[in-house]
RNA sequence: ACGUGUGUAGCUCAGUUGGUAGAGCAGCGGAUUCCAAAUCCGCCGGUCGGGGGUUCGAGUCCCUCCACACGUG
Numbered sequence: 001a002c003g004u005g006u007g008u009a010g011c012u013c014a015g016u017u018g019g020u021a022g023a024g025c026a027g028c029g030g031a032u033u034c035c036a037a038a039u040c041c042g043c044c045g046g047u048c049g050g051g052g053g054u055u056c057g058a059g060u061c062c063c064u065c066c067a068c069a070c071g072u073g
Stems, first nucleotide, its partner, number of pairs: 001072007010025004019056001027043005049065005
């Protein structure tokens, strides 16, 4: 320099043919317990890496940039 892949909640990851974003863990509150652990119930938490475009509508499609990983020379 070129190619491929990844980037979504604090962490690990889903997200189908474009239709308005979820799970587990963590955190907080409650139930239970003499207290705790475990278990159960509920809650909180997101500019979907940045910018632009297409579209009635974009996490998803297109362009560009950034970070990381792998490969080629």